Overview:
The part of an RNA shown here (small-subunit ribosomal RNA, 5' domain) has 489 nucleotides and comes from an uncultured prokaryote. The coordinates come from a structure-prediction model, not an experiment, and the mean pLDDT is 80. It matches the Rfam family "Bacterial small subunit ribosomal RNA".
[in-house]
Context: one part of a larger RNA
Formats: sequence, C1' cells, structure tokens
RNA sequence: GAACGAACGCUGGCGGCAUGCUUAACACAUGCAAGUCGAACGAGGGCCCGGAGCUUGCUCCGGUUACGAAACUGGCGCACGGGUGAGUAACGCGUGGGUAUCUACCUUGGGGUGGGGAAUAACCGCUGGAAACGGCGGCUAAUACCGCAUACGCCUUUAGAGGGAAAGCUCCGGCGCCCCCUAAGAGGAGCCCGCGUUGGAUUAGCUUGUUGGUGGGGUAACGGCCUACCAAGGCUACGAUCUAUAGCUGGUCUGAGAGGAUGAUCAGCCACACUGGGACUGAGAUACGGCCCAGACUCCUACGGGAGGCAGCAGUGGGGAAUAUUGGACAAUGGGCGCAAGCCUGAUCCAGCCAUGCCGCGUGAGUGAAGAAGGCCUUAGGGGUGUAAAGCUCUUUCACCUGCGCAGAUGAUGACGGUAGCAGGAGAAGAAGCCCCGGCUAACUCCGUGCCAGCAGCCGCGGUAAUACGGAAGGGGCUAGCGUUGUUC
Repeated sequence: GAACGAACGCUGGCGGCAUGCUUAACACAUGCAAGUCGAACGAGGGCCCGGAGCUUGCUCCGGUUACGAAACUGGCGCACGGGUGAGUAACGCGUGGGUAUCUACCUUGGGGUGGGGAAUAACCGCUGGAAACGGCGGCUAAUACCGCAUACGCCUUUAGAGGGAAAGCUCCGGCGCCCCCUAAGAGGAGCCCGCGUUGGAUUAGCUUGUUGGUGGGGUAACGGCCUACCAAGGCUACGAUCUAUAGCUGGUCUGAGAGGAUGAUCAGCCACACUGGGACUGAGAUACGGCCCAGACUCCUACGGGAGGCAGCAGUGGGGAAUAUUGGACAAUGGGCGCAAGCCUGAUCCAGCCAUGCCGCGUGAGUGAAGAAGGCCUUAGGGGUGUAAAGCUCUUUCACCUGCGCAGAUGAUGACGGUAGCAGGAGAAGAAGCCCCGGCUAACUCCGUGCCAGCAGCCGCGGUAAUACGGAAGGGGCUAGCGUUGUUC
C1' cells in the first nucleotide's frame, strides 16, 4: 500500500447492487418447510328428483351427479430441492483413463396382454387403555395380491430340460409408465487405476483376513467383500505406522511475476442429520422433517406406560467483540402429483433490518470589502480566520407534497407495488463529520500543566517559556464516513 462475511469509538442525508452466527455439530417454545391423484378402488357425505311416514320440517327408501375429497386401500413422489462442515490425510477431492455393472420417469424400434381365484383396510358389532395406540368377530372393492394358460427373443443350465408376464377405468369422446420381454439412446449412478493433494522422526518399524492362491458364498457388478483350506507373504528412510491439524475443488486476496495466504457468498464433488448401531422398502437410501435397538437429554402420565429430535425458514435461550423478520407471494423460474382444471412448494422471487462492503448523488451556485463583528496572535503598528459571513441575484439534483403510472405476462394471471418512472408545486429550504499537525509524514502558534497529569506505531516527549501532554485558534488529510484493533499478502 492492498484486502476483509469483520468488530469497536465518534459521526451519519439519499439511492442502486451485493453480503450478513467466522463462536456452542450448544439446547430448543411456537408456526410453517412434501405432497398429490376420484380419469385405480370401496364405503360414506352434500345438491337435486321420485316415493313413504308423519312430529310440517324431520326421518326412511330408491335414483342421479367429472360436486367435493377430510379418513381408508392403491399409484407416483417423499433418495430431488434446502441446511451444516462434526468426521475424513482418504481413490475423499482434482485431473486423465478403464469396465466386471445397474438405471424409475423420458425418447426410438420389435412382440404379447387369455381365463380364473383367495383375501384385506375403510365400515359394522363387542372390547382393552389416562393417553399413545390397540385386540376379537363379521362384510366388501380395485390399476392391491395369488395361481393357471401362452411367451420367438429373455434367464438358469447346456445333448436334454427347467423357470418367468400382464390392468383396467369410461359419460365411448377419452384416459392409463396398462403389463411383460427385448434392442438402443439420453441423463444418472456403482466400481477400478495412473498422477497430484498439510505439519511432526523429540513417531522407525507396521500388518494375521494381514499378502497371495484354490473351492464355496455374497453383490447390479470386480474383489479377502465374507468363509474353509493352503502358502508366508505384504508395506517401509522415495517416510510405512503413529500423532496433530484439515472437508476437497473451480475460485478468492495479495503480488510486476514467480509465489504466499485462503476455501464466506456463487458453482461442482464428498460427508453428516441428538450420539452409536442395524436393516426394511424401493429403480435409487448418509433415508434431515421413515422404521427398529441402545444411550444421553427434554416433555406428558391416571405411574401401568408413552412422546420428541430446527446442521430446513423465521424465531428463543446460551456462548460471543459480533451477524437480520416468528414478513408477502406462488406473479415469474424450477420441482412433485394430476389428462386437465389445479393443489403443494420458507426451493425461488420479493419485501423488512444493519453505512457490513462496493458504486453513484447531495448538503447549493454567482456576486460580494484592501476586508464588518467575534474569538486568536501581536513587536500594539498590525496580522490572520477571509469572499468566508451578512447583503444582492439565481437554481431545485436528492428528500418533501399533489396527480398520472412501465417492463417483468406469448391469450389470461403481478407478491414486488401505486414501487420504478413521468408531470406539476413549494422553498436554500431537510442534509458534515472524523483523524492528524516533533521526525518518519502533508500540516504551528498561544495558554494550562511541571518526570505530575498524560502521550506513544518506532525513535521517544513531560523535571517552569513543551510545535510531542490538555484546551484554544489556525492549518493538513479523507469524506457519509473517519480513525483504532485483528488477520493475510
């Protein structure tokens, strides 16, 4: 000198664009953050129509209706999106290759979709429990479930042979990944390898599923991944092992560069979801707002037993020098479901708060005395503040008041927002501070103090004329900021 997710002190007019718990991966009240489909299904309900009973506005029965969809069955989604950086020195990440693999939805091509069955929730009845939640019996549907038939190609095994599918709804317009098999595509994922990736030797030896082989198992898939047996290997001074620290990268800051430091925001990958372990479902699981077990903590309880997980968005307590609203909207972009209408979306888009940063603008302009007053200095003559003020003549950016009012929206739909902007109006009116002045380093005098009080980045000032302390006047620098502290180059 530059920089910052900064903080502190003094000060503070406006706007635009960004950023905003770096500390306790500490604990969390409350609300919201993942639902959707009635064009899969049954039951129930509402409107309407008809009939019956009458208590005259109620009950019952039948029909009808793309009327809605809370609860139940079923489908898809919930593995995305969002958060955090605890762990991890590792094929985790970066880069370049490889293949023994999988892939729901989407796209393209080929082939098939026949005929049956048994249940179950909802519901009804009984019943346990304070609750959470159940138990028993009975009824019922499906694109839920299970056989049978068929299946070239498919799978297993190979001379044979064996195995494996399917779904319908309908107002007949339509809807449905319909279902199964297969070949590709796209996108995604798994696994393997070369190279690169912090410090410590005051860590020198480490290893027994360890290193390799064979058989078997397991996986979507290769493999000590697991297991039995066999062999005794494997790594290491080119740093194994141990230990400390740390998410990695694109990037960011600095620097002429080389390099050094760093990894907030944005983007890619990884890991984690109270702590530890485990599997289930599924095309796919570290399953944040799923399940089971154990633990700590909190809460409810009728004491028998239960409930919970903000490192989602707000918000609270705590910690801290320190970091925001329990806001609006799905209008746009995107996502889930749905034929659609649409519903959901604290993703997102916006608004609110903070000079936290960057950028822009303003706080007036012209004229005005050999120069008012005041405060300051003085050799008492004067000097300086200083065209500065006053006065006169103007202007109206921004802010303010009134009216109108854009794009963002392809036909409709605008949270932002009566915002941005435009026109008119009034009036210099509402808007300047902070640090410094001994040298480094731009800027000097007076008074007070008297090694005191104090200053200080370094050198150093202060003990009676202090340009270094405190005040004043003047001056210098930067400016809605200015200084200080911290950190990096």